[in-house]
Molecule: transfer RNA
Organism: Bacteroidota bacterium
Parts: sequence; C1' cells; structure tokens
RNA sequence: AGGAAUAUAGUUUAAAGGAUAAAACGUUGGGCUACGGCCCCGAAGAUGCGAGUUCGAAUCUUGCUAUUCCUA
Repeated sequence: AGGAAUAUAGUUUAAAGGAUAAAACGUUGGGCUACGGCCCCGAAGAUGCGAGUUCGAAUCUUGCUAUUCCUA
C1' cells in the first nucleotide's frame, strides 16, 4: 500500500427488515439469616460514529474510526 472479517449492558453471547433489543454472570435495593453465603423478589445498565435505502434498520448499502487476519 492492497484485500478480508469483526464492532450490541461491566463481561460472555442472543435477536430471519416489524417486540418494550433477550439471557447468563457481574453490580445494586429488599427479603431470608445471629452475621455472611446459598436461595427468593425487584432495579439500573447496550446496538462504535455519520450518511443512505425502506412505511419501518441492531439487521441492507456506504464513508470514517478501532481491533484482528491475509498478501506485498
């Protein structure tokens, strides 16, 4: 320099163009307990950034950014 892939809660993963974006672990409030743990009931928390297509985009197209890989 050229090419390819990936980007979703703090972490690990889901989500056939139509959901309130789902779950586990973690965090946190309460219950339980002599205290803690286990267990039970709740809560907060995410689509990398921009543009386009579409009645409708996490999903399709495209630019950028970051990471990884391949070629030189």